[in-house]
Molecule: transfer RNA
Organism: Candidatus Iainarchaeales archaeon
RNA sequence: GUGGGAAUCGUCUAGUCUGGUCUAGGAUACAAGACUGUGGAUCUUGAGACCCGGGUUCAAAUCCCGGUUCCCGCC
Numbered sequence: 001g002u003g004g005g006a007a008u009c010g011u012c013u014a015g016u017c018u019g020g021u022c023u024a025g026g027a028u029a030c031a032a033g034a035c036u037g038u039g040g041a042u043c044u045u046g047a048g049a050c051c052c053g054g055g056u057u058c059a060a061a062u063c064c065c066g067g068u069u070c071c072c073g074c075c
Base pairs, nucleotide, nucleotide: 001074002073003072004071005070006069007068010028011027012026013025020058030046031045032044033043034042051067052066053065054064055063
């Protein structure tokens, strides 16, 4: 240089292919409460995310364009 892939709660991850219903779901961690002699475990509740910019659309995590970072192949 060129082709392909990835980026979502603190961490890991589902959803993207095929736009809309669902609080953007789950696990773990964290906070509060219940329980307990204390702690742990368990149960309930809470807070927490779509890499950045633009476009298309009534509607975008999802489609399109550009950018950033990382990974792989070729050169």